Source information
The RNA shown here (transfer RNA) has 74 nucleotides and comes from Chaetosphaeridium globosum. The sequence is in RNAcentral, with records from ENA.
């Protein structure tokens, strides 16, 4: 440079054909349990869905740019 693939919570992901509340496990916090602790068990809190803009009644999801990873060809 030119291509495919990805960016969602603190990490690791998940979200079929756009469709009414954005979720799991980990981690965090509070609580039960215990002589304390570990496990475990129960609650909770956390989210500009990279970013702007656009279709559309309705976008995480479709679309065009701009970025950042990471592939691949030159």
């Nucleotide at each position: 440079g030119u291509u495919u693939a990805g960016g969602u919570a603190g990490c690791u992901c998940a979200g079929a054909u756009g469709g009414u509340u954005a979720g799991a496990g980990c981690a965090a916090a509070g609580g039960a349990c215990u002589g304390a602790a570990a496990a475990u068990c129960c609650u909770u809190g956390g989210g500009u869905c990279a970013g702007u803009g656009g279709u559309u009644c309705a976008a995480g999801u479709c679309c065009a740019c701009u970025u950042c990873u990471a592939g691949a060809c030159a």

It matches the Rfam family "tRNA". Rfam classes the family as a transfer RNA.
Lineage of the source: Eukaryota > Viridiplantae > Coleochaetales > Chaetosphaeridiaceae > Chaetosphaeridium.
Its mean pLDDT, the model's own confidence on a scale to 100, is 80.